[in-house]
RNA sequence: UGGCCUGUAGCUCAAUGGUGAGAGCGGUUGCCUUAUACGCAAAUGGUUGUGGGUUCGAUCCCCGCCAGGCCAA
Numbered sequence: 001u002g003g004c005c006u007g008u009a010g011c012u013c014a015a016u017g018g019u020g021a022g023a024g025c026g027g028u029u030g031c032c033u034u035a036u037a038c039g040c041a042a043a044u045g046g047u048u049g050u051g052g053g054u055u056c057g058a059u060c061c062c063c064g065c066c067a068g069g070c071c072a073a
Base pairs, nucleotide, nucleotide: 001072002071003070004069005068006067007066010025011024012023013022018056028042029041030040031039049065050064051063052062053061
C1' cells in the first nucleotide's frame, strides 16, 4: 500500500428490508436459609462503531471514515 472478515446490553451472541432490537451469563432487589451458597421470582440494562445514501420503512442493502483481526507485497 492492496485484499478479505468483524463491530448490536458490562461479557458471549442472535435478529432473511416490516411495525415497542431479543437470549444466555453477569450485576441489583425480594423469597428461601440460623447464615452463606444453591434454587425461585421480579425488575434492570442499547445513540445497533461513526457520517452519508437507497427505500414508504435500514441492525440488515450501497459508499466514505474509525477500530480490531487475517492474508499478500

Transfer RNA from Paraflavitalea sp. CAU 1676, 73 nucleotides, folded computationally.
The coordinates come from a structure-prediction model, not an experiment, and the mean pLDDT is 82.
Rfam family: tRNA. Gene Ontology term of the family: triplet codon-amino acid adaptor activity.